RNA sequence: GAGUAGCUCAGUUGGUUAGAGCAUCGGACUCAUAAGCCGACGGUCGGGAGUUCAAGUCUCCCCUC
Numbered sequence: 001g002a003g004u005a006g007c008u009c010a011g012u013u014g015g016u017u018a019g020a021g022c023a024u025c026g027g028a029c030u031c032a033u034a035a036g037c038c039g040a041c042g043g044u045c046g047g048g049a050g051u052u053c054a055a056g057u058c059u060c061c062c063c064u065c
Base pairs, nucleotide, nucleotide: 001065002064003063006022007021008020009019015053024040025039026038027037046062047061048060049059050058
C1' cells in the first nucleotide's frame, strides 16, 4: 500500500436501494453454431470492537498478500 460478486475492479466530502465489465444461466435471433442484443443469478464490503441519527468510507485491534 492492498483486501468489495466465481474473476478483474469502481465506489468522490460518511447519506437516500452497494455497482460495472468478464464468466455462468435463460430468452430472442439463426438451418445450426459463434459474435452481437435483452434479461436473470451472484455480496458476512477480510474478522471483531468503537464513534455517529447514519459506516464499504472515520478510529482501534487482529488476519492475509
Molecule: transfer RNA
Organism: marine eukaryotic metagenome